[in-house]
RNA sequence: GCCAGCGUAGUUCAACGGCAGAACGGAGGACUCAUAAGCCUUUAAUAGAGGUUCAACUCCUCUCGCUGGCA
Numbered sequence: 001g002c003c004a005g006c007g008u009a010g011u012u013c014a015a016c017g018g019c020a021g022a023a024c025g026g027a028g029g030a031c032u033c034a035u036a037a038g039c040c041u042u043u044a045a046u047a048g049a050g051g052u053u054c055a056a057c058u059c060c061u062c063u064c065g066c067u068g069g070c071a
Base pairs, nucleotide, nucleotide: 001070002069003068004067005066006065007064010024011023012022013021018054025043026042027041028040029039047063048062049061050060051059
């Protein structure tokens, strides 16, 4: 330099056009003599920009980052 894949919550992963969810984690509550476990509530995300569409995490283009292959 060329090509391919990936980018979603603090972390690990779903959702592949139609309400962005789960687990773990964080905070609070209740329980307990107290702590832990378990229970209830809550917290918080689509890498950035543009396009297609009634509607985009999803499809298209560019940029950024990571990984792999070729040279």
Transfer RNA from a Candidatus Giovannonibacteria bacterium, 71 nucleotides, folded computationally. The organism belongs to Candidatus Giovannoniibacteriota, within Bacteria. Its Rfam family is "tRNA". Rfam describes the family as follows. Transfer RNA (tRNA) molecules are approximately 80 nucleotides in length. It is annotated as a transfer RNA. Rfam links the family to the GO term triplet codon-amino acid adaptor activity.